[in-house]
Context: one part of a larger RNA
């Protein structure tokens, strides 16, 4: 931009694209079959690998925006108590988030036409022959089916509900994330919980400082499951989403 108004939902489904796997164990049965040794076919149930998807509750990584120890140095005027800088100095833990080695879950069934192959009638050719008429079986291979995409399928499809004439309705703009390189797409704009902020809670991390006790001191202990806490959950109009302007009417013949 187009699908001859517009907005929101739900759709069919022309065409495309993915899957398409292997093993072991038990029964069946120690049964058929065999002197024995030895050991099925068909069915039928459990589990397992390798692969793929999709999550993240668990079991882990990461988590240079969290808390903590802790070394050397310079700083804040001392002491304490931070602060910079050493690859996040360096070590121990870690939310959300992404994430596999973590978890769930797929390749199950069925059909139709066949391939090689195996047949039934059957002549031509008094027989014989699956083939010539004609009719069945039969593959992980084909079409279906099964999972995903899909009306720019310009052949623009279909159904429902609703608005309308400077309208309806889009944009710009602006808070934002479940989206994201931009753009888009998607929530929201005061008739708002969109983001921020505080409240509280959930998680981390481990008992802050100050002060008091004991101790000559390092330190211990109480205040104190405490401080301090990111991306998380809920509430709450406190901060910002103000205002404004542009498209967009003619016959949706």
């Nucleotide at each position: 931009c187009g699908c001859a108004g517009g907005a929101g939902a739900a759709u069919u489904g022309a065409g495309g694209g993915g899957u398409u796997c292997a093993g072991a164990c038990u029964c069946u049965a120690g049964u058929a079959c065999g002197a024995g040794a030895g050991g099925a076919c068909c069915g039928a149930g459990u589990c397992u690998g390798a692969c793929g998807a999709a999550c993240c509750g668990c079991u882990g990584g990461u988590g240079u925006u969290c808390c903590a120890g802790u070394u050397g140095u310079c700083g804040u005027g001392u002491c304490a108590a931070c602060g910079g800088c050493a690859g996040u100095g360096c070590u121990g833990g870690g939310u959300a988030g992404c994430u596999a080695u973590g978890u769930u879950c797929g390749g199950a069934a069925a059909g139709g036409a066949u391939a090689a192959g195996c047949g039934c009638u059957g002549a031509a050719a008094g027989c014989a022959u699956c083939u010539a008429a004609g009719c069945g079986c039969c593959a992980a291979g084909c079409c279906u089916a099964u999972c995903c995409c899909a009306a720019g399928a310009u052949g623009a499809g279909u159904u429902c509900u609703c608005c309308c004439u400077g309208a309806a309705g889009g944009g710009u703009c602006g808070u934002g994330g479940u989206a994201g390189a931009c753009c888009a797409c998607c929530a929201c704009g005061u008739u708002g919980a969109u983001a921020g902020g505080u409240u509280a809670c959930u998680g981390g991390u481990g008992u802050a400082a100050g002060c008091g006790u004991a101790g000559u001191a390092a330190u211990a202990c109480g205040u104190u499951c405490a401080g301090c806490u990111a991306a998380g959950u809920a509430a709450u109009a406190c901060u910002a989403a103000u205002a404004a302007c542009c498209c967009g009417u003619u016959c949706g013949g």
Molecule: large-subunit ribosomal RNA, domain VI
Organism: Chthoniobacterales bacterium